[in-house]
RNA sequence: GGGGCGGUAGCUCAGCUGGUUAGAGCAACAGACUCAUAAUCUGCUGGUCGGGGGUUCAAGUCCCUCCCGCCCUA
Numbered sequence: 001g002g003g004g005c006g007g008u009a010g011c012u013c014a015g016c017u018g019g020u021u022a023g024a025g026c027a028a029c030a031g032a033c034u035c036a037u038a039a040u041c042u043g044c045u046g047g048u049c050g051g052g053g054g055u056u057c058a059a060g061u062c063c064c065u066c067c068c069g070c071c072c073u074a
Base pairs, nucleotide, nucleotide: 001073002072003071004070005069006068007067010026011025012024013023019057029043030042031041032040050066051065052064053063054062
């Protein structure tokens, strides 16, 4: 240089064929329980969906470009 995969919550990841609200588990926080802690249960917080642009009535999802990570190849 060429090719492929990936980037969504603090972490690990779902998100179908573009559609109604962006989710799960863990973590954090609050409460219950306990003499207390842990465990368990309940509640709750948390997102410019890597950046920019485009298509569309509508984009996490499609297109272009750039950035970052991993793998293959020369």
Transfer RNA, 74 nucleotides, folded computationally. RNAcentral holds the sequence, with entries from ENA.